[in-house]
Context: one part of a larger RNA
RNA sequence: CGUAGGAUAUUUGAGGAGAACUCUUCUUAGUACGAGAGGAUUGGAAGGGACGAACCUCUAGUGUGCCAGUUGUCUCGCCAGGGGCAUUGCUGGGUAGCUACGUUCGGAAGGGAUAAGCGCUGAAAGCAUCUAAGCGCGAAGCCCACUCCAAGACUAGAUAUCCCUGAAGGCAUCUCGUAGAACACGAGGUAGAUAGGGCAGAUGUGUAAAGGCAGUAAUGUCAAAGCUGACUGCUACUAACUUGCCGUUCGA
Numbered sequence: 001c002g003u004a005g006g007a008u009a010u011u012u013g014a015g016g017a018g019a020a021c022u023c024u025u026c027u028u029a030g031u032a033c034g035a036g037a038g039g040a041u042u043g044g045a046a047g048g049g050a051c052g053a054a055c056c057u058c059u060a061g062u063g064u065g066c067c068a069g070u071u072g073u074c075u076c077g078c079c080a081g082g083g084g085c086a087u088u089g090c091u092g093g094g095u096a097g098c099u100a101c102g103u104u105c106g107g108a109a110g111g112g113a114u115a116a117g118c119g120c121u122g123a124a125a126g127c128a129u130c131u132a133a134g135c136g137c138g139a140a141g142c143c144c145a146c147u148c149c150a151a152g153a154c155u156a157g158a159u160a161u162c163c164c165u166g167a168a169g170g171c172a173u174c175u176c177g178u179a180g181a182a183c184a185c186g187a188g189g190u191a192g193a194u195a196g197g198g199c200a201g202a203u204g205u206g207u208a209a210a211g212g213c214a215g216u217a218a219u220g221u222c223a224a225a226g227c228u229g230a231c232u233g234c235u236a237c238u239a240a241c242u243u244g245c246c247g248u249u250c251g252a
Stems, first nucleotide, its partner, number of pairs: 001152001005163007015149004021049007033038001051106005059100004066093005071086006110144003117137004164251001169246004173189005194239003197235005204227002211222004
């Protein structure tokens, strides 16, 4: 932009994509079969491998500044306490998120038409013959079935509800993220919890500074302290301001 007004919601499915795997054990049964050795078809149940999808409760990894320890040096006038640089200086942990080594799930069952093959009836050819007419069974394969996309499927579909003339509605614009290269998509824009901040909590780290007390001191204690990115809830304090453009005569 189209689908001859617009919006919202629910859909049909032409067509397309994906998936499709396999083993072992137990039982049927030491049965059928077989002189024995050996040893099933079939049916039922359980457990694996590889592959795939989703997710982060557990386990584990990362987590470039969340917490702590610590070395050298420079610096904040000095002490104390901090800051910069040194691979994130190094080291020990670690939230969210993202992950797998983690967790959950999947391949099924069934139907239709068939292949090789196996048959029924049956002539040509008084017999025989699965085939010539006719009918049936038969595979991890084919078509359905399962999962996903899908009306730009130009044959542009369907259903329901609502709205309308400086309109309905849309776009721009702004705050953003469950989205993301841009765009798009999604949540919001004061009739507001969209982001930041604040408050409270969770989580992580591991007991802050200053001071008091004890000790000659190192240190201990008051003190689970202090700090705490992404997490949860609440709260208009800050910012979503100001507005602009398109769209027209109830749908030719």
This is a predicted structure of a 252-nucleotide part of an RNA (large-subunit ribosomal RNA, domain VI) from a bacterium. It matches the Rfam family "Bacterial large subunit ribosomal RNA". Rfam links the family to the GO terms ribosome and structural constituent of ribosome. It was read from a public genome assembly. Model confidence (mean pLDDT): 87 of 100.